Small-subunit ribosomal RNA from an uncultured bacterium, 1377 nucleotides, folded computationally.
């Protein structure tokens, strides 16, 4: 000294929460020693039981009496008298039990505390000083007798002493009258000399002494009584209390003073500066805390104060209204012979109870101290000490040195290690403590020592007796593995656990502290979070709706006086302990002891007063007000007139409708509505003028005209002279609504009806329509009563408008220029969190007022006050939560705004959805119908092809170092013909065969099989939310971003927006921004023109030459395929800012990214795969692993997606005939020929290919069919066949006879295309034994449309709004469960 926690991030505000300190403390775990403190906070509850106050014989008189003398009797050692007598003491009596010691119940009070005062007073024992002690009386316990009761405790009668009791005497410096004179204060008065009257003493004792009481008198000290000033908690949801209550005369009473108390008089006294009243509490010195200023507390120890079971009351007595005294009442407790008595631990132990909790029925008067005594002494549970409790503080210990191979365990591992460990074990030393032994205090300078044989020495054993708590996610020092799996649990806050948990629980290690450590609980602190120091109120909590105005606070200029406030120094005082510094004692320290400082206060008194505030005074004129003059105004109230409209009556004129809506109905209307025209009634509101224009203190004021009225301005400067500002309370005004009484009611209209909308629709729309609205009176008193901004003054750059004024200039009313009060925008300083205030301040400053201290609960509830009601006002808690919240930011998101784009829409053209059919999918079934993929961006998808196989799934059969790798050991070459079983796998039998390399001839080694044992293989088992990696999508959309700069407190923001272009952040221009980067473009590849090389396998124009480019010949043309050109807005007009681009034109094979393609930015989507591959954890292991044959992935009541082929005549069939481009071929492609109707078959030439093979449709010609379920359409079924494979039955294509379904252009809806495109129409290939309607390719033929951008869906960019931020699939409210 700051930290966490609100947000996607920021900045404010604000709450909660932590880290630090302390305790008379509990409770958990644990526990060696001392030394010093402390130790019933609750039941001021009950208390057995022993103790805590006596003492004095040197006041009496009595009893007893150890012992001594004497005497009598006799039992000669006993009794019994006399007398002296040490001590013993029940009783009188004197002192003391009013001090010590305990508690905090009351008490909010002169109880405390602190400072006067007492001139209103006492004061035993002490001390000093003076004087004095004469002489008499009378009684009374004890005792004795009698007697009463259980008892406690009496009674009657005699007898007796005193320092007990009473009188006399003496007497003053004493007290009272009554007089003189001084002094001093403070009104009464004090004090002192002095005259006179009157009145008050006494105790003796004994050891015989300067004894020691006693009695007055004055003074001291000492304690105590009473007043006083000021200071001492919370409520106001406590506002009035108060009859002895205020004050006064007199009496009384007291040590005093007072209504203290009476009596008798006035009517008073406290109180918004808080009386009364309720809760609550003993006060302080001080203690904890805090940098202070505060804030809490008041235990031990000091000091003061109440209290002694509750309540009351006196008496003694200096002193008490008395803790261990009396009295009387209650409640409880005991004892009782039932009549009656006894008691008071908040004294010391102690018990019972209460509670989370608090010790010993200890030992001494050795000390200090205290009562009593002359004095020995004798009493003290004051006190000293010991005992228990880690309850606090302070101290010490539980070893030290070596020791490394860094044993072993234990933990963890990437298996190398790391760590525990600078450990231990063992070697060597030490003995504080400890145990045992022996000396042995101070505390008392002579005796007396409870502690105590204690503290301390000193010598002996022996590492020997002695460590634990608590933390590890962040704040906040400390990290790993296991175990659980939103489950157990943990948390002061924020939060952790949903299978990889450094946040649960163990364990290892690691942090901190250590005889203690953690938690609970209180306070203080951080918190400037109640802000005096030191806060705020436009939007975060907070400005009263307004203004006049009381108290109360604060006030201009000058002088002069005072010294209250306010300053100096100065005395008193602020006990002691305590703090704080500096010395001493206990080996230190805690503790303790000296001596100093503080103690921030308070009181007296002297001095200043240059200044400032104040009180008194004189004066002044700017502040305020008054007077004169003018003007401007929806200022307030009272009367009165006006037109225009609406709606009702009446009457004409005239007919089918009106009205009303998004579109209807309800409604009116032929019984004449509506419309229109004349006439009347009535009742609200006053168009245009009219304006961020005026007034008014707010509410709030609008035709027109007339009294009555308030206020502000503006000029002048005649008067007044500070007379001001603010304003709690309290009185007033106060929209609309609302209420009472009475009128008035044309429109409009809560409520109510009824039509519609709706999934309902008590709503919005629509037709009626009551209160109400209007008026007078009277309540109500609240509104986003807002500028979300109380008031007054001052001062602080500017511009630029409007309102009313007044002033210069000017030919002038216009323009200009000054200047006052209002009233709007802009902007600077500046303040603000920031938006924004900014001379009308939210700057600068002063004065006064209100209000404000997380949400929520709630402006709710009780009480009060107000009101007729409705309801205003004032205004909590208890409970919860960690947050609400304020402004800005940056994204999404709007059935917000603008601009742009896309086959998005439109305008077309051809589909789908409807039939069969192929496939996929889902369901639903199966022993199995393996898996995955699910809007777009799953569904002819993985999978470029499921009959075995694939294969992963099922039901069997088999096997367990494995089907597949490495290693080890034996053993055999390898291989295996064939035979049996069996569905295969395999199992068994068996003949052969003995190979390579080396060799010391023993052997050894390579490959390959076989047996073993294990380590290991294996896994299409799970986790795609534990990964890489690849992929898909927004999107081939024009965007993502950083660097320095500059702005912003900051996220951020500018760049990257702005005006224009573009396909495009593309380019131009502008600009606090310059640049650059990944994306666009353009490099690449193909296509479309050409040139040049090259001409075989390719071409053929000239010349031959064939059937034929067939051969010669040639290489122009075509073609191939390297290499070059070629296009770039280069050019011309025009429009554009002389830009960048655009229109257009020319030339060109191509023209304005020429067509097409590959290429895919930062990133979303926890998107999609653990089944492509790899890969972390986790799971199987004679199986989740491996081989086998069979069967299923091919099923089928629907669904749904993509496809294909149709419904015909632009077409079908028939027959004739023309043109590609891609491509592919050796287990191949397959000519040509022949044979089948045909699938095919035979053949076998040809060709690793510009050489040879595979090879066109549709078009085009002709013919035929004539509108029909057909010569359309071909599903489907039959039979016969052909090819491919071991194998074609589940479960292949194909061909020909035959048979011949649905279908007649498809509902809602929905796809796809903008040019060589759609449409159509074949052809190749990969996969492939065989299987395509599927996919990628490839050429033929070839259209239609585009007006534009409103709408629809999807993007970009600017902007706005927000309570969203998982981001509208968002967030949130009520209602029911």
């Nucleotide at each position: 000294a700051g930290a966490g926690u609100u947000u996607g991030a920021u900045c404010c505000u604000g709450g909660c929460u932590c880290a630090g300190g302390a305790c008379g403390a509990a409770c958990g775990c644990u526990g060696g020693c001392g030394g010093c403190g402390c130790g019933c906070u609750u039941a001021a509850u009950a208390c057995a039981u022993g103790c805590a106050a006596g003492u004095c014989g040197a006041a009496c008189g009595g009893a007893c009496g150890a012992g001594g003398a004497g005497g009598a009797g006799c039992u000669u050692g006993c009794u019994c008298c006399u007398c002296c007598a040490a001590g013993u003491u029940a009783g009188u009596g004197g002192c003391g039990g009013a001090c010590g010691g305990g508690u905090g119940a009351g008490u909010a009070a002169c109880a405390c505390g602190u400072g006067a005062g007492u001139a209103a007073u006492c004061u035993g024992c002490c001390u000093u000083a003076g004087a004095g002690u004469g002489g008499g009386g009378a009684a009374u316990a004890a005792c004795a007798a009698c007697c009463g009761g259980a008892a406690a405790c009496a009674g009657u009668u005699g007898c007796u002493a005193a320092u007990a009791c009473c009188g006399c005497a003496u007497a003053a410096u004493g007290u009272c009258g009554c007089g003189g004179g001084a002094u001093g204060g403070c009104a009464u008065c004090u004090u002192c000399c002095u005259g006179u009257g009157a009145c008050c003493a006494a105790a003796g004792c004994u050891u015989u002494a300067u004894g020691u009481g006693c009695u007055c008198u004055a003074a001291g000290a000492u304690g105590a009584g009473c007043u006083c000033g000021c200071g001492u908690c919370c409520g106001a949801u406590u506002a009035g209390a108060u009859a002895g209550u205020u004050g006064g005369u007199g009496a009384g009473g007291u040590a005093a003073c007072g209504g203290c108390c009476c009596a008798c008089c006035a009517a008073g006294u406290c109180a918004a500066c808080g009386a009364u009243c309720g809760g609550u509490a003993g006060c302080c010195g001080g203690a904890c805390u805090g940098a202070g200023a505060g804030g809490u507390u008041g235990g031990c120890c000091g000091g003061c104060c109440a209290c002694a079971u509750u309540g009351g009351g006196a008496c003694u007595g200096a002193g008490a209204u008395a803790c261990g005294g009396c009295c009387c009442a209650c409640a409880c407790u005991c004892c009782u012979a039932c009549g009656g008595g006894a008691g008071g631990c908040a004294g010391c132990a102690g018990u019972a109870g209460g509670g989370a909790a608090u010790a010993u029925u200890a030992c001494g008067c050795a000390a200090u101290g205290g009562g009593g005594g002359c004095a020995a002494c004798c009493c003290u549970g004051a006190c000293c000490u010991a005992g228990c409790g880690a309850c606090g503080c302070c101290g010490c210990g539980u070893g030290a040195a070596g020791g490394a191979u860094g044993a072993a365990g234990g933990u963890u591992u990437u298996c190398g290690g790391a760590u525990u460990g600078a450990a231990a074990a063992c070697u060597u030393c030490u003995u504080u403590u400890a145990a045992g032994a022996g000396g042995g205090a101070c505390g008392a300078u002579a005796a007396u020592g409870a502690c105590g044989g204690u503290a301390c020495c000193u010598c002996u054993u022996g590492a020997a007796u002695a460590a634990g708590c608590c933390a590890c996610g962040g704040a906040u020092a400390a990290c790993u593995a296991c175990g659980u799996g939103c489950c157990a649990g943990c948390a002061g806050c924020c939060g952790c656990g949903g299978u990889a948990a450094u946040a649960c629980g163990u364990a290892g290690g690691u942090g901190g502290c250590g005889a203690g450590c953690g938690u609970u609980g209180u306070c203080c602190g951080g918190a400037u979070u109640u802000a005096c120091u030191g806060g705020g109120u436009g939007u975060a909590a907070a400005g009263g709706g307004c203004g006049a105005g009381u108290a109360g606070g604060c006030g201009g200029g000058a002088u002069u006086a005072c010294a209250a406030g306010u300053c100096a120094g100065a005395u008193g005082u602020g006990a002691a302990a305590u703090c704080c510094g500096g010395a001493g004692g206990c080996u230190c320290a805690a503790c303790u002891u000296c001596g100093g400082g503080g103690c921030u206060g308070c009181a007296u008194a002297u001095g200043a007063c240059a200044c400032c505030u104040g009180u008194a005074a004189u004066u002044c004129u700017u502040g305020a007000g008054u007077g004169a003059u003018g003007g401007a105004c929806a200022g307030g109230g009272a009367g009165g007139c006006g037109a225009a409209a609406u709606u009702c009556c009446c009457g004409g004129u005239g007919c089918a409708g009106c009205g009303g809506u998004g579109g209807a109905a309800u409604g009116c209307a032929u019984a004449g509505a509506g419309a229109u025209c004349g006439g009347g009634a009535g009742g609200a509101a006053c168009a245009c003028c009219a304006g961020u224009g005026g007034c008014g203190a707010a509410g709030g004021c609008g035709g027109c005209c007339u009294g009555c009225u308030g206020g502000a301005c503006a000029u002048u400067a005649a008067c007044u002279g500070a007379c001001g500002c603010u304003g709690a309370g309290g009185a007033g005004c106060g929209a609309a609504a609302g209420u009472g009484u009475g009128g008035g009611g044309a429109g409009c209209a809560a409520a109510c009806a009824g039509g519609a909308u709706u999934a309902g629709a008590u709503a919005c729309c629509c037709u009626g329509g009551u209160a109400g609205u209007c008026c007078a009176c009277a309540c109500c008193g609240u509104a986003a009563a807002c500028g979300a901004u109380g008031g007054a003054u001052a001062c602080u750059a500017g511009g630029u408008g409007u309102g009313c004024g007044g002033g210069g200039a000017c030919u002038g009313a216009c323009c200009c220029c000054c200047u006052g009060c209002g009233u709007g925008c802009c902007g600077c300083a500046g303040u603000u969190a920031a938006c924004a205030c900014a001379a009308u301040a939210a700057g600068u400053a002063u004065c006064c007022c209100a209000c404000c201290u997380g949400g929520g609960g709630a402006g709710u509830a009780c009480g009060g006050u107000c009101g007729c009601a409705a309801g205003a006002u004032u205004g909590a808690a208890a409970c919860u939560c960690a947050a609400a919240g304020g402004a800005a930011u940056u994204g999404a998101c709007g059935g917000g705004c603008a601009c742009c784009c896309g086959c998005a829409c439109a305008a077309g053209c051809a589909g789908u959805g409807g039939a069969g059919u192929a496939u996929g999918u889902u369901g639903a079934u199966u022993a199995a119908u393996u898996c995955g993929a699910c809007g777009c961006a799953a569904c002819g998808c993985g999978a470029a092809g499921a009959a075995c196989c694939u294969u992963a799934c099922c039901a069997g059969g088999g096997u367990u170092u494995g089907a597949c790798a490495u290693c080890c050991a034996g053993a055999g070459a390898a291989u295996u013909a064939u035979g049996u079983a069996g569905a295969a796998a395999u199992a068994c039998a068996a003949a052969a065969g003995u190979g390579c390399c080396c060799u010391u001839c023993g052997g050894g080694g390579a490959a390959c099989u076989c047996u073993g044992a294990g380590a290991c293989a294996g896994g299409u088992g799970g986790u795609g939310c534990a990964u890489g990696g690849u992929u898909g999508u927004c999107g081939u959309c024009a965007g993502c971003u950083c660097g320095u700069g500059u702005c912003g407190u900051g996220a951020g923001a500018u760049g990257u927006u702005g005006g224009g272009u573009u396909a495009a952040g593309u380019c131009c221009c502008g600009c606090a921004a310059c640049g650059a980067g990944c994306g666009c473009a353009a490099c690449c590849c193909u296509u479309a023109u050409u040139g040049u090389u090259a001409g075989u396998u390719g071409c053929u124009a000239c010349c031959a030459u064939u059937u034929a480019g067939u051969u010669g010949a040639g290489c122009a043309c075509u073609c191939u395929a390297g290499c070059g050109a070629g296009a770039c807005u280069g050019c011309c007009c025009g429009g554009g800012u002389u830009a960048a681009c655009c229109g257009g034109g020319a030339g060109g094979a191509a023209g304005g990214u020429g067509g097409g393609g590959a290429u895919g930015a930062c990133g979303u989507c926890a998107a999609a795969u653990c089944a492509u591959c790899a890969u972390g954890c986790c799971c199987c292991u004679u199986a989740u692993g491996u081989c086998u044959a069979g069967g299923g992935c091919u099923a089928c009541a629907c669904a749904c997606g993509u496809g294909c082929u149709a419904c015909a005549a632009u077409g079908g069939c028939c027959g004739g005939u023309a043109c590609a481009a891609u491509u592919a071929g050796a287990a191949g492609c397959u000519a040509a020929g022949c044979c089948g109707c045909g699938a095919g078959g035979u053949g076998g030439a040809g060709c690793a290919a510009a050489a040879c093979u595979g090879a066109a449709a549709a078009a085009c010609c002709g013919g035929u069919c004539u509108c029909a379920g057909u010569u359309c359409g071909g599903a489907u079924u039959g039979u016969a066949g052909g090819c491919u494979g071991a194998a074609a039955c589940u479960c292949g294509c194909c061909u020909a006879c035959a048979u011949g379904a649905a279908g007649c252009u498809g509902g809602a809806g929905u796809u796809g295309c903008u040019a060589g495109u759609a449409a159509u129409c074949g052809c190749g290939a990969a996969u492939c034994a065989g299987c395509a309607u599927g996919u990628c390719g490839c050429g033929g033929u070839g259209a239609a449309u585009a007006c534009g951008u409103u709408c629809c869906c999807g993007g970009g960019c600017c902007u706005u709004g927000u309570a969203c931020a998982c981001a509208c699939c968002g967030c949130c409210c009520g209602u029911c469960a």
Rfam family: Bacterial small subunit ribosomal RNA. The coordinates come from a structure-prediction model, not an experiment, and the mean pLDDT is 84.